Two RNAs folded together computationally: RNase P RNA and transfer RNA, 454 nucleotides in total.
RNA sequence: GAGUUGGCCGGGCAAUCGCUGUGGCAGCUGUAUGCCAGGGAGGAAAGUCCGGGCUCCGCAGGGCAGAGCGCCAGGUAACGCCUGGGCGGCGCGAGCCGACGGAAAGUGCAACAGAAAGCAAACCGCCUACGUCCCGCAAGGGGCCGGCAAGGGUGAAACGGUGCGGUAAGAGCGCACCGCGUCGCUGGCAACAGCGAUGGCACGGUAAACCCCGCUCGGAGCAAGGCCAAAUAGGGAAGGUGAGUGGCAACACUCGACGCGCGGCCCGCGCGCCUUCCGGGUAGGCCGCUUGAGGACUGCGGUGACGCAGCUCCCAGAGGAAUGAUUGCCACGGGGUGGAAACACCCUUUGACAGAACCCGGCUUAGAGGCCGACUC
RNA sequence: CGGGGCGUAGCUCAGCCUGGUAGAGCAUCUGCUUUGGGAGCAGAGGGUCGGAGGUUCGAAUCCUCUCGCCCCGACCA
Repeated sequence: GAGUUGGCCGGGCAAUCGCUGUGGCAGCUGUAUGCCAGGGAGGAAAGUCCGGGCUCCGCAGGGCAGAGCGCCAGGUAACGCCUGGGCGGCGCGAGCCGACGGAAAGUGCAACAGAAAGCAAACCGCCUACGUCCCGCAAGGGGCCGGCAAGGGUGAAACGGUGCGGUAAGAGCGCACCGCGUCGCUGGCAACAGCGAUGGCACGGUAAACCCCGCUCGGAGCAAGGCCAAAUAGGGAAGGUGAGUGGCAACACUCGACGCGCGGCCCGCGCGCCUUCCGGGUAGGCCGCUUGAGGACUGCGGUGACGCAGCUCCCAGAGGAAUGAUUGCCACGGGGUGGAAACACCCUUUGACAGAACCCGGCUUAGAGGCCGACUC
Repeated sequence: CGGGGCGUAGCUCAGCCUGGUAGAGCAUCUGCUUUGGGAGCAGAGGGUCGGAGGUUCGAAUCCUCUCGCCCCGACCA
């Protein structure tokens, strides 16, 4: 000088004026109001993409269907997250990236081009050894029957790659190395790696195509849900409305049907007259609500994610929604002047993304500037 | 705040599930017809399928992220 990577911050202080909750006091019980004290956005509060807590539905049931995930081991309340390792790819390197099970279970797909595209094929080309015909005295030449897949060409992809031998020409036809498969041994918890033997290529791609294998998943969401209060026409229409018992009847009970819980279906269980539309009323209060898988510090265990122990702190709870403005100073940034530079002076200003709404753990996306550590070339 | 859906020609939509040259109607333009216009007939033009990345030989279609728009959801009886 050029990079890689981990962590952190996201202006500070003071004054004045506001906004909004909480507690106390005053004010006439209360309200309004006033005074005092103390609190008041983020690393992403965002997207709502995963995983949980919590609440209700039934205790979360069985089967089919459906959805998601997918190398191995660990962490965790849980995860599609994180850590460590393996394998593959990229980089000189520090490091980075990877939806990374199965294509030798089955089905499907591959337009166009091309001879042939999935139990392969022969357009150009190469060969004429074997068989056969013709010409020739012969060497040889030509044809038929054929052989080949090395070379060319098409394509995203053409049935192992390179080299030597071999052959008429060729070819795993043979051999060496590499790749691949199978078996064994060694190391490792494992993924996997290394070594040896062996097969002689059989087994191309696609699973973010169906599918197979393994694992996981009940549904809805704080407008969940609970309590109190207020109000009315407890109205009308359509649909479902079977049987039995009691009763003069209205009706009541039981079973069924139907509906709801229940979500796509079935079984099973529970509850009930039910569903839809039109119309009517109230749109008030309290709880849920923020003490939590919580934060800071120290010590110990672990490579690490993380765990355990001790000590300490309480840090918005809110209704369509407060968290702001001005001034002064300081540090950072930007600009100008002087100067070789360090630096001095002046001006400018807080500048990016963004705004809690039940709460956590992640991921992803957005994003101006700054600080610290480790490492590589 | 929570849940669901949609972006394809100027407009309204199909195609997407099951990947293989992007279509229809209206509108626009040109020609014929008419004295002229309308209607009718014949023909033509017009698309980076909202944006970015990935899977695949190949993406409007499959997957991920992102942008924009639309719809629904209080309680009582």

It holds a member of the Rfam family "Bacterial RNase P class A". Rfam classes the family as a ribozyme. Model confidence (mean pLDDT): 76 of 100.